Context: one part of a larger RNA
RNA sequence: UUGGGCGUAAAGCGCGUGCAGGCGGCGCGGUUUGUCCGUGGUGAAAGCCCUGGGCUCAACCCAGAAGGGCCACGGAAACGGCUGCGCUCGAGUACGGGAGAGGGAGGCGGAAUUCCUGGUGUAGAGGUGAAAUUCGUAGAGAUCAGGAGGAACACCGGUGGCGAAGGCGGCCUCCUGGACCGAUACUGACGCUGAGACGCGACAGCGUGGGGAGCAAACAGGAUUAGAUACCCUGGUAGUCCACGCCGUAAACGAUGACCACUAGGUGUUGGUGGUAUUGACCCCGCCAGUGCCGCAGCUAACGCAUUAAGUGGUCCGCCUGGGGAGUACGGUCGCAAGACUAAAACUC
Numbered sequence: 001u002u003g004g005g006c007g008u009a010a011a012g013c014g015c016g017u018g019c020a021g022g023c024g025g026c027g028c029g030g031u032u033u034g035u036c037c038g039u040g041g042u043g044a045a046a047g048c049c050c051u052g053g054g055c056u057c058a059a060c061c062c063a064g065a066a067g068g069g070c071c072a073c074g075g076a077a078a079c080g081g082c083u084g085c086g087c088u089c090g091a092g093u094a095c096g097g098g099a100g101a102g103g104g105a106g107g108c109g110g111a112a113u114u115c116c117u118g119g120u121g122u123a124g125a126g127g128u129g130a131a132a133u134u135c136g137u138a139g140a141g142a143u144c145a146g147g148a149g150g151a152a153c154a155c156c157g158g159u160g161g162c163g164a165a166g167g168c169g170g171c172c173u174c175c176u177g178g179a180c181c182g183a184u185a186c187u188g189a190c191g192c193u194g195a196g197a198c199g200c201g202a203c204a205g206c207g208u209g210g211g212g213a214g215c216a217a218a219c220a221g222g223a224u225u226a227g228a229u230a231c232c233c234u235g236g237u238a239g240u241c242c243a244c245g246c247c248g249u250a251a252a253c254g255a256u257g258a259c260c261a262c263u264a265g266g267u268g269u270u271g272g273u274g275g276u277a278u279u280g281a282c283c284c285c286g287c288c289a290g291u292g293c294c295g296c297a298g299c300u301a302a303c304g305c306a307u308u309a310a311g312u313g314g315u316c317c318g319c320c321u322g323g324g325g326a327g328u329a330c331g332g333u334c335g336c337a338a339g340a341c342u343a344a345a346a347c348u349c
Stems, first nucleotide, its partner, number of pairs: 004320003007303002012317001014200004021193003025087007033080002035076008050064005090190001091187004095182003102176007109153001114148007124135002161168002205246006214240002219235004257316006265294011298305002322349003331342004
């Protein structure tokens, strides 16, 4: 350079914002930088290649042609670039609506567990396959009343909703982001993607300070067992919770990058809206946005995907190249540490 791939075989960065870069709608004009055409120059000799010729052939030799590219001049203006004017369908703004566990802060509530105090009350309670450790006559468990404290929010609840992803669920208030629908008006390509960069990022873990009801790594004991550093039971500390600061990982999954266009249908559901009907709601027909299931063409190694594509095309980014060694060593960057990121080779099959 040409070519093949990335749902499950190796392969989509966990997710976003976005500089550079790459790519970019419709009409008219200008320019002629890319682009295209013509002519000329250059492209040393030898060699390679093509054509022809000379040694009887060949090797060898001779002659000619060709040659990517570069330069100059002349020309073309469809396409790309630059530039000018304009457009509205891409993108966005304004207006009117309703939906939502979207985010942050503050406050409030009830059920339950545990603990404390008091009343009633007496011999058990607890736990298991069965037991034991454990708790209880210093009065437990049960039951009633009062109090303390922490954490999580039953029912509603739903292949329901929201968010870029991680994720988000009691109620109220305040602050705040996004999406969707409707009818007009406005801006006039303002767009897509995005190496670096920057930000967000479950759980666990780390630092400082608080908090600690339940649960519970580690740990202890009781069982089980040949053993039992487990599964079962009784306890139980970090942690789980809050504030601030780190960490930056995951089966961070739809194992499926983002955006745009196009390509049969059927059925459910969420939000909105138009029409029809009705006293009104439900219902019926349609449109837009989301979210499920089924299924044609097509695709696929098959499984399956199938307008939410893994179909048909386009733009941009990321990534893969036999198994092991190894996501390791070394070096570097980051981190308090744990470690993270980047990332080989020998050797071996």
The part of an RNA shown here (small-subunit ribosomal RNA, central domain) has 349 nucleotides and comes from an uncultured bacterium.